[in-house]
RNA sequence: UUCUUAUCACGAGAGGUGGAGGGACUGGCCCUUUGAUACCUCGGCAGCGGACUAUUUUAGCACCGUGCCAACUCCAGCAGACAGCAGUCUGAGAGAUGAGAA
Numbered sequence: 001u002u003c004u005u006a007u008c009a010c011g012a013g014a015g016g017u018g019g020a021g022g023g024a025c026u027g028g029c030c031c032u033u034u035g036a037u038a039c040c041u042c043g044g045c046a047g048c049g050g051a052c053u054a055u056u057u058u059a060g061c062a063c064c065g066u067g068c069c070a071a072c073u074c075c076a077g078c079a080g081a082c083a084g085c086a087g088u089c090u091g092a093g094a095g096a097u098g099a100g101a102a
Base pairs, nucleotide, nucleotide: 001102002101003100004099005098006097007096008095013042014041015040016039017038021031022030023029025077026076027075028074043069044068045067048065049064050063052060053059054058073094078091079090080089081088082087
C1' cells in the first nucleotide's frame, strides 16, 4: 500500500514549546493571535487485539499493543423513499480505528 472483517449518536484536558493556520478531499459551516495545527509532559476516555480472572457463545479487569480526548465521521457529496418551499429517513460510497491476510 491492497484485500477481508467489526465498529463509528456515548465518553474523555491541563501545562509547556512555538507562531498561522486547521477541521482527510470538494462545497458549506465552524474552530483559531482570548494562540489554532503540530510536538513534548502529565492526566483522562474507551475497551479493538493479547495477557489475566470467573459461573467461559459471555462477563469482568485495565497489565501489554493500539486508538481517542470541539461540533453525530461537524453537515452534505452517490442512489432511493416520503415530501415537493424547507426538510426527514434508509442504503451505498469515501474516510477513521482495531484485528487478520497478501
The prediction has a mean pLDDT of 83. Predicted 3D model of a 102-nucleotide RNA (SAM riboswitch aptamer (S box leader)) from Jeotgalibacillus campisalis. Of the family's consensus pairs, 94% are formed in the model.